[in-house]
This is a predicted structure of a 76-nucleotide RNA (c-di-GMP-I-GGC riboswitch aptamer) from a marine sediment metagenome.

RNA sequence: CGAAAAAGCCAAACCAUCCGUGAGGAUGGGGCGGAAAGCGGCGGGUCUUAUACACGAAGAUGGCCGAGCUGCCGAA
Numbered sequence: 001c002g003a004a005a006a007a008g009c010c011a012a013a014c015c016a017u018c019c020g021u022g023a024g025g026a027u028g029g030g031g032c033g034g035a036a037a038g039c040g041g042c043g044g045g046u047c048u049u050a051u052a053c054a055c056g057a058a059g060a061u062g063g064c065c066g067a068g069c070u071g072c073c074g075a076a
Base pairs, nucleotide, nucleotide: 001074002073009034010033014029015028016027017026018025019024032063038069039068042066043065044064045061046060047059048058049057
């Protein structure tokens, strides 16, 4: 750097069950896609909040972007 290559890998929507107030999450089915769709919420974005709090706080999202760490295969 990413091939009309090979071997493997991950798994959106949706459905079922369970967990959570919620955003969402786990497992199974499923397969839109992905060369970091591997890892961690550090910065930004977006989203949530029953009770409590309010120039906020506590959370969710790594398959929104940036940066960081790590990594399979391989032609030009």

Its mean pLDDT, the model's own confidence on a scale to 100, is 82.